The RNA shown here (Bacterial RNase P class A) has 366 nucleotides and comes from a soil metagenome. The RNAcentral record of the sequence draws on MGnify. Of the family's consensus pairs, 94% are formed in the model. Its Rfam family is "Bacterial RNase P class A". By type it is a ribozyme.

Order: sequence, then C1' cells, then structure tokens
RNA sequence: AGAUCGGAUGGUCGCUGUCUUCGCAAGAAGAGAGAGGAAAGUCCGAACUCCACAGAGCAGUGUGCCGGAUAACGUCCGGGAUGGCGGGUUCAAGCCCGUUAGACGGAAAGCGCAACAGAGAACAUACCGCCUUGGCCUUCAAUGAUCAAGGUAAGGGUGAAAAGGUGCGGUAAGAGCGCACCGCUCGCGCAGUAAUGCACGAGGCACGGCAAACCCCACACGGAGCAAGACCAAAUAGGGAGGGAAUUGCGCUCCUGCUCGGCGCGCCAAACCUUCGGGUAGGUCGCUUGAGCCAUGCAGCAAUGCAUGGCCUAGAGGAAUGACCAUCACGGCGGCAACGCCGUACAGAAUUCGGCUUACAGAUCU
Repeated sequence: AGAUCGGAUGGUCGCUGUCUUCGCAAGAAGAGAGAGGAAAGUCCGAACUCCACAGAGCAGUGUGCCGGAUAACGUCCGGGAUGGCGGGUUCAAGCCCGUUAGACGGAAAGCGCAACAGAGAACAUACCGCCUUGGCCUUCAAUGAUCAAGGUAAGGGUGAAAAGGUGCGGUAAGAGCGCACCGCUCGCGCAGUAAUGCACGAGGCACGGCAAACCCCACACGGAGCAAGACCAAAUAGGGAGGGAAUUGCGCUCCUGCUCGGCGCGCCAAACCUUCGGGUAGGUCGCUUGAGCCAUGCAGCAAUGCAUGGCCUAGAGGAAUGACCAUCACGGCGGCAACGCCGUACAGAAUUCGGCUUACAGAUCU
C1' cells in the first nucleotide's frame, strides 16, 4: 500500500414480512428469512416516473493533456509532458532511473494584477561591489582614503519572480563578445492511433509570470424527484344531468266582453329520488430478479469484457431487525493467585444501481 473479516457457538422469549396446513371468519400451528462496508455525507453519474419541449441565438452552470474502459460519469485503467522527493552519473549546467502529485486548453486577442521587501517589477534597474580616467589628500614611490565623470548585469543584497544556464576563452572590468555542451525559437524529416518523442539544419536568443482574476476557445447541459407517479375508492360537503306530487309565481288557452275565480297546458323551481364526474380519508401497486451475487475458464499490461455452471439474499411505512442466559475469544480495571466486574470499532436500510468523500477498536493474509 492492497485485500478479507469486523465477536463466535448453542438455547429461551419477543418483533416485521413470506410460504404451507387448519379454520366461514377472527385467528392458530409449523417452516424459513430479516442492515452495511460504509446502510452516512447527499458531492458527481445513471435507471425509472411525471411535467415541459418548433428552430436559432444570448445569458448561466459545468468540464478541459492523449488513448481506452463503462449504461453513464467530474469515476476507473494505461500512456505523455511538467513539478516534488530519492538514487546514479557529469568539472558543471544537465542527463538517466525509480517513486509520487494534480481543475494539465489558451499569456505574440483584450483588460488587468504583482502586496511587503528592494536601487530597479516590464520594451526595468547602478544600492553595495568591480574596472577606467580625472581632481584633491597621504607617500620618495608603489599604494591607500575620498570626490566627480564614465564603463559594467559577472559577484553581493531584496524578492515568489531580476531579462537564457554551465564551463572555457576573452576583457581595464565585464557581457552570447567568441566557442563547446544544455535550453529556447523557427524550419524540415522520422517514429507513434494520439498526447508527444527523437534526429538534422538555421538563428546568439527575441517574445518573462499569473486564467481554482476577468476574459477567450472547444464541448456538454430542460425541470422536478418514489412524499416521483399509477390504480381502486367511503362518509360528509360541493358540482353536472334526469325525474320531481301538491302549493306559490309567470305565460297561453277555454269558460266569458272585462275583473275575480276555475279547468287544462307550458315555463321557472325547493325538498326529495336516481345517476355521472372530480377530490379527501383509506387501500393496492410502484417495491426489489437486478447494468444482481458466487465459482471456474478465456481475452486484455490494466480498468474491464465474454462464456459456462450454480444461487435468490430485508422490503417496513407512527417505520421490524431486539433482549436475556450459558460457554469461549479479545480489551480494560481490581487481585499475589484462583478469580470477579465492566465492555465489544464506526455506525444503522426506506425506489434502485455505478462512483467519490468522510468515520472505523481490533484481527488475518499478500
């Protein structure tokens, strides 16, 4: 670092489902099953369900080296470049090997940032130092001190970062000023699926850093979630349709020319009756046979895939999965000892999978 387990065995009582038998039913009896590696956080990705949906664009969110795995992923595997660490090697820079890390596209599009320190922080800088010349002082002189002018980016100092690096030459001192090697840029070729690597040539080297700041580029993205949702459906109270005696009201007609009254017909219409539909309580389904688990073999560096055989392993809903006893194991405390007492990591299903992250006493294996 990885993997496996995570108190064991037996018994008694209890709880939640399932099956069988008996019973009209209520129920009874028997059999068998009953938390995890994280069931957790709810951070990603899916299945499933409902809602929405002409097309295009903006905004917003996310992802971001290359190839592969996968239902899918921001996950996993393999590779590359870079950085860190260790080792080897070189005069040194550097190179080689091993291991490890990750928001690893873009800084010659734009806009910006760089605190503090420092002389100077972007087409930069002379503080100290070094060198040259001159003045003045000292000295016989050499030299030394100091001032001024100039040269110098090698050395010191500041900083996360100071304008290629190392070595040799060169120089007054220095400097790609020259050379060799390394790096860089450009061109070209070869290898590789690709990221990229290697080789050759040219150029003394321009064009620094920051995008888990804005931004630019490419790609992806509708929303809500099993309290999704589907079905059955009571009482009560609404709603629609039909019927609706008598009475009242209105209209028409007749008795009768007018009024009252009366007969008949029609309309409105309450109670009431029938019926339809929606919703609530309640019930059923969704619900656990599934991208399932185990074993073996094959393919592949691996993630993983394929084949064969075997297995069925909680499905609650105000929410079961517990308690006790005996023996043993481990740990702690007390005791000289025999033994006694206490405890058993983290935690606990709620539609289901694949990941990630976090918690975890102890034991075993590699």